[in-house]
RNA sequence: AACGACAAAGGCAAACCCGGCGAAAGCCGGGGACGCAAAGCUACGGGCCUAUGCCCCGCAUUGGGGCACGGCCGCCGGGCUGCCGAAU
Numbered sequence: 001a002a003c004g005a006c007a008a009a010g011g012c013a014a015a016c017c018c019g020g021c022g023a024a025a026g027c028c029g030g031g032g033a034c035g036c037a038a039a040g041c042u043a044c045g046g047g048c049c050u051a052u053g054c055c056c057c058g059c060a061u062u063g064g065g066g067c068a069c070g071g072c073c074g075c076c077g078g079g080c081u082g083c084c085g086a087a088u
Stems, first nucleotide, its partner, number of pairs: 002088001003085002011036002016031006034074001040080003044077003047072003053067005
């Protein structure tokens, strides 16, 4: 350094519920644990989600498409950082 144990000490916290924020996706706090060895940080590449705004299609409502904005790092990859030490 790789690696990751029925190890030790700790850590995080899905669904769901309550309160708050948001147009929404979703986020924050509390409860709660399905899981996690980076489930720490980062939207950099891909992906997914939303549809307030703008543009296009449409006679028009509904709707569809595109762009930007926004969101997800607990989807995959990249980057940065990090606890422990059995076996190999």
c-di-GMP-I-GGC riboswitch aptamer from a Bacillota bacterium, 88 nucleotides, folded computationally. Its mean pLDDT, the model's own confidence on a scale to 100, is 84. Lineage of the source: Bacteria > Bacillati > Bacillota. It was read from a public genome assembly, where an Rfam model found it.